[in-house]
RNA sequence: GCGGGUAUCGUAUAGUGGCUAUUACACUAGGUUGCCAAUCUAGCGAUACGGGUUCGAUUCCCGUUACCCGCU
Numbered sequence: 001g002c003g004g005g006u007a008u009c010g011u012a013u014a015g016u017g018g019c020u021a022u023u024a025c026a027c028u029a030g031g032u033u034g035c036c037a038a039u040c041u042a043g044c045g046a047u048a049c050g051g052g053u054u055c056g057a058u059u060c061c062c063g064u065u066a067c068c069c070g071c072u
Base pairs, nucleotide, nucleotide: 001071002070003069004068005067006066007065010025011024012023018055027043028042029041030040031039048064049063050062051061052060
C1' cells in the first nucleotide's frame, strides 16, 4: 500500500427498516437478617464519528477513526 471483518449502557451481549432498544453482571435505593453474605423488588444508564437514501436508519449505502485478520 491492497483486501476482508468488527464497533450497542461501566463490562459482556441480543436485535431488527416501524422505539419506550434486550438480557446478565456491576452500580444505586428499598425489603428480608441482630450484622455481613446470599436472596427479592425497583431504579440508573448505550447504537464509534460525519454525510446520504427513506415518510421513518441502530439496521441499507459512502467516507473517517480505532481495533483484529490476511496479502505484498
Source information: A computed fold for a 72-nucleotide RNA from a bacterium, annotated as transfer RNA. The coordinates come from a structure-prediction model, not an experiment, and the mean pLDDT is 80. The sequence is in RNAcentral, with records from ENA.